[in-house]
C1' cells in the first nucleotide's frame, strides 16, 4: 500500500397559519434532501437502494395426493416423491420523480446569483414528501477490528 474471507458497530430530513362537522391531507406560506460517481461540493447529471411486480434456483410451514415399509387390515407412525398454498433466502429481470438561465473559474447542469421543478405503497372524520404503519424491518454503503500478502 493492497487483498481471499471473516465480525462488529454506524447507516433519512422536514409545518404553521386559514377554511371547516371534520385536513400537519385542501388553500397560504414554509420546511427538508439516503449512498457511490463525476476535472470543484449534485435531491434534478451517471448509476446504486428503498416501496412494488415478474422469473430461476433453493429453505422452512401447512394440507392433499402417490408409492414403499411397519401392520392380518384400517387407523397410526415412518421415509421418499409430484404437484399446491403461505412465507424465508438468493440471484436475474421489470418499474422507479424532477434544472434551466447568468456568472466565476483550467475545469462544476455540482460553487455563487436569479427563477424552476421533484418526492413509493397502504391508513385517515378531507386528497399527505413533511402525520400514522409495514419498520426495534431491509439498504445502498461507510467506518473499525482481525486475518492475510508486499
Nucleotide at each position: 500500500c493492497g487483498c481471499a474471507u471473516g465480525c462488529u458497530c454506524c447507516g433519512g430530513g422536514g409545518u404553521c397559519g386559514g377554511u371547516g362537522a371534520g385536513a400537519u391531507u385542501c388553500c397560504g406560506a414554509a420546511c427538508c434532501g439516503g449512498c457511490g460517481g463525476u476535472g470543484a461540493c449534485a435531491g434534478u447529471c451517471c448509476g446504486c437502494g428503498a416501496c412494488c411486480c415478474g422469473g430461476c434456483c433453493u429453505c422452512c410451514a401447512c394440507g392433499u395426493c402417490c408409492g414403499c415399509g411397519c401392520c392380518a387390515c384400517c387407523a397410526g407412525c415412518g421415509c421418499g416423491g409430484c404437484g399446491g398454498u403461505g412465507g424465508g433466502g438468493u440471484c436475474c429481470g421489470g418499474u422507479u420523480g424532477a434544472g434551466c438561465c447568468g456568472g466565476u473559474g483550467g475545469a462544476a447542469u455540482u460553487c455563487c446569483g436569479g427563477c424552476a421543478c421533484c418526492g413509493a405503497c397502504g391508513g385517515u372524520g378531507a386528497a399527505a414528501g413533511u402525520c400514522c404503519g409495514g419498520a426495534u424491518a431491509g439498504g445502498a454503503g461507510g467506518a473499525g477490528c482481525a486475518g492475510u500478502g508486499g

RNAcentral holds the sequence, with entries from Rfam and Ribocentre. FMN riboswitch aptamer (RFN element) from Aeromicrobium sp. Root472D3, 150 nucleotides, folded computationally. Its Rfam family is "FMN riboswitch aptamer (RFN element)". Rfam links the family to the GO term FMN binding. Rfam describes the family as follows. The RFN element is a highly conserved domain that is found frequently in the 5'-untranslated regions of prokaryotic mRNAs that encode for flavin mononucleotide (FMN) biosynthesis and transport proteins. Model confidence (mean pLDDT): 79 of 100.